Predicted 3D model of a 476-nucleotide part of an RNA (small-subunit ribosomal RNA, 3' major domain) from Picea sitchensis.
The source organism's lineage runs through Eukaryota, Viridiplantae, Streptophyta, Euphyllophyta and Picea.
Context: one part of a larger RNA
RNA sequence: UGACGGGGGCCUGCACAAGCGGUGGAGCAUGUGGUUCAAUUCGAUGCAAAGCAAAGAACCUUACCAGGGCUUGACAUGUCGUGAAUCCUCCCAAAAGAGAGGAGUGCCUUUGAGAACGCAGACACAGGUGGUGCAUGGCUAUCGUUAGCUUAUGCCAUAAGGUGUUGGGUUAAGUCUCGUAAUGAGUGCAACCCUCAUGUUUAGUUGCCAGCAUUGAGUUUGGAACCCUGAGCAGACUGUCGGUGAUAAGCCGGAGGAAGGUGAGGAUGUCGUCAAGUCAUCAUGCCCCUUACGCCCUGGGUGAAACACGUGCUACAAUGACCAGGACAAAGGGUUACGACCCCACGAGGGAAAUAUAACCUCAAAAACCUAGCCUCAGUUCAGAUUGCAGGCUGCAACUCGCCUGUAUGAAGCUGGAAUCGCUAGUAAUCGUCGAUCAACCAUACGACGGUGAAUCCAUUCCCGGGCCUUGUACA
Numbered sequence: 001u002g003a004c005g006g007g008g009g010c011c012u013g014c015a016c017a018a019g020c021g022g023u024g025g026a027g028c029a030u031g032u033g034g035u036u037c038a039a040u041u042c043g044a045u046g047c048a049a050a051g052c053a054a055a056g057a058a059c060c061u062u063a064c065c066a067g068g069g070c071u072u073g074a075c076a077u078g079u080c081g082u083g084a085a086u087c088c089u090c091c092c093a094a095a096a097g098a099g100a101g102g103a104g105u106g107c108c109u110u111u112g113a114g115a116a117c118g119c120a121g122a123c124a125c126a127g128g129u130g131g132u133g134c135a136u137g138g139c140u141a142u143c144g145u146u147a148g149c150u151u152a153u154g155c156c157a158u159a160a161g162g163u164g165u166u167g168g169g170u171u172a173a174g175u176c177u178c179g180u181a182a183u184g185a186g187u188g189c190a191a192c193c194c195u196c197a198u199g200u201u202u203a204g205u206u207g208c209c210a211g212c213a214u215u216g217a218g219u220u221u222g223g224a225a226c227c228c229u230g231a232g233c234a235g236a237c238u239g240u241c242g243g244u245g246a247u248a249a250g251c252c253g254g255a256g257g258a259a260g261g262u263g264a265g266g267a268u269g270u271c272g273u274c275a276a277g278u279c280a281u282c283a284u285g286c287c288c289c290u291u292a293c294g295c296c297c298u299g300g301g302u303g304a305a306a307c308a309c310g311u312g313c314u315a316c317a318a319u320g321a322c323c324a325g326g327a328c329a330a331a332g333g334g335u336u337a338c339g340a341c342c343c344c345a346c347g348a349g350g351g352a353a354a355u356a357u358a359a360c361c362u363c364a365a366a367a368a369c370c371u372a373g374c375c376u377c378a379g380u381u382c383a384g385a386u387u388g389c390a391g392g393c394u395g396c397a398a399c400u401c402g403c404c405u406g407u408a409u410g411a412a413g414c415u416g417g418a419a420u421c422g423c424u425a426g427u428a429a430u431c432g433u434c435g436a437u438c439a440a441c442c443a444u445a446c447g448a449c450g451g452u453g454a455a456u457c458c459a460u461u462c463c464c465g466g467g468c469c470u471u472g473u474a475c476a
Base pairs, nucleotide, nucleotide: 001476002475003473004472005471007470008469009468010467011466012465013464015460019423020422021421022420023419026314027313028312029311030310031309032308033307035304043052064300065299066298067297068296069295070294073125077124078123079122080121081119082118083117086103087102088101089100090099092097107114127289128288130287131286132285136283137282138278139277140276143272148187149186150185151184152183153182154163155162156161167178168177169176193266194265195264196263198234199233200232201231202230203229204228208223209222213220237260240254241253242252243251244250303442316416320375322373324371325370326369332363333362334361342351343350344349382413387408388407389406390405391404392403393402429452430451431450432449433448434447435446
C1' cells in the first nucleotide's frame, strides 16, 4: 500500500421490513446430473451452468454409432494427358457408387493453340467440429450504470509511498459547494443519441368526416376543421414565489404547466477482478492424424427411462366451468408467400379463387369484459394426464420420432414441509395478439405488442451485495 475481521462510524440497493403473486406437493413440457447403450456427439457447472449455445434434431442439420464405399480426395492452386460442356435410356445396388448403349460437337482462332467444364494418372498439397481457452486474438458474462480509476508539476517521507482523491455540507453521482500544500488535467458520472408524453407549422393518400349532400357501407361528390401519419420547430432550466441553509451548494413547500426537479424507458459499461467462458462462429501458435482422427452414403442415435435437480405450462374450481348474444386494442408479417367472399365437411381440412409488392387487399376471431341462462360445493357440468378407434396436413419418407381434428376413455390433483424467488406504478398480477427460426413441427420456449389493473414502503435493528473513512493483523 492492499486484502481480510462473527472491529467501529457514515451511506446505499426489492437487501431486510410492509405487501402482492409464485416455486418447493400433482400431471405434463423442457434442460441437466447420474445410469444405460453400438452410439446415447460436443461444450456450459454457485451467484455469473441447467426452456443455456439451439431464432425450430424424422432425412438433411450431425459433429456420434453400425454397415457399405473412396484415397490428390467433397473443397483450393499449379504441371502433364484426354474429351467440348451437357442430356437421354437400360442395368446391379439400401444408397453412395459401378457397368453398357445413344444423342451432342458450341465460343474464340494465327488451324499450333486458348477460355469454360468433365474424366484419368503422378506429385507438391488439400482436409481434420482432433488436443491445448492454463500458449493466444477477437467476442462475451460478472462485480456494476456501482462511483470510482488515474496522471503532470509541486510539497512531505531515508524509502516503499503519501498528498491531491482527506475534512464541513450536499447529490442518483469523485454531483456541486466551502475549506485546505496543494494547483491543474484525463477517464468514468451528467449532457449530446433513440422512443414515449404537450402544443404548433407544413403536407393531405391508401388514412380522417364537423358542416352540406349521398349510401347497405366515408360508398360517392365534396372538405382540410377534427383524428391520424411523416418531417420541422417550441417546451423544463430549480426559470419563478415562500421557507430553510453559511449571503454557498442544495433541500422542503407552492404557483403556473401536458410534463417538475434525472419527466418515463432504452442505447451507452472507466481502471480492473475471476489463469471466468468460448480453439465447436471465426482467426491463430504448438502438438497430433494422413488408404485416416480426412471424405461420400444408407440405417440408427442425439427422443433411452429406476432415480435426483433446475426452469416453465395446466390445474386443484363458484372472484368459477359451460352455453347463447354483444363491445373495445396496439404492434407486426405477407409474391416459392398472406389468402376475403362462395361451395363441401361435425371438424382438422378440401375445392375453386378476387384483391394486395400493402395506412388500400389479407393473416384477423382480439381475449379477459358486459348481458341472459344453467350447474350448487361433489373428485363434480372442476381438472385434463393416459389410452382405444376413425380421420386431416406437411414432406421423397411421420415405425423408431411430427403436428392437428372428431369420438370414446377420464389418472393424479381439494392450495402444497423445511426452505426459497420476483416485484415500488401503468409496476406486480391477469388477459389475449404478433414475430423471428421454419416444408411441417414437438413453442407451454424466446423476443415484441397492447387490454384490465392493485397492495405496501413504519423504519434501517438484523440477513445479503456494494461505496467512503477509520482501526487491528503472526496474511500478500
The coordinates come from a structure-prediction model, not an experiment, and the mean pLDDT is 81.